[in-house]
Molecule: transfer RNA
Organism: Fidelibacterota bacterium
RNA sequence: GCUCAGGUAGCUCAACUGGUAGAGCGUGGGAUUUCUAAUCCCAUGGUUGUGGGUUCGAAUCCCACCCUGUGUA
Numbered sequence: 001g002c003u004c005a006g007g008u009a010g011c012u013c014a015a016c017u018g019g020u021a022g023a024g025c026g027u028g029g030g031a032u033u034u035c036u037a038a039u040c041c042c043a044u045g046g047u048u049g050u051g052g053g054u055u056c057g058a059a060u061c062c063c064a065c066c067c068u069g070u071g072u073a
Stems, first nucleotide, its partner, number of pairs: 001072002004069004010025004019056001026044006049065005
């Protein structure tokens, strides 16, 4: 350089053929307990890597770029 996979919440990952972005963990508060752990309840979470394009509507489709990894000479 080229090929392929990926980038979404603090972390690990979902999101169907384009139609209101979710779960677990975590964090904060509370209940329970002599205390801690565990368990239960409530709350907390996002410019979907960046910039454009298509569309009534884009995490999703198209283009360029950035980053990470795989393969290749």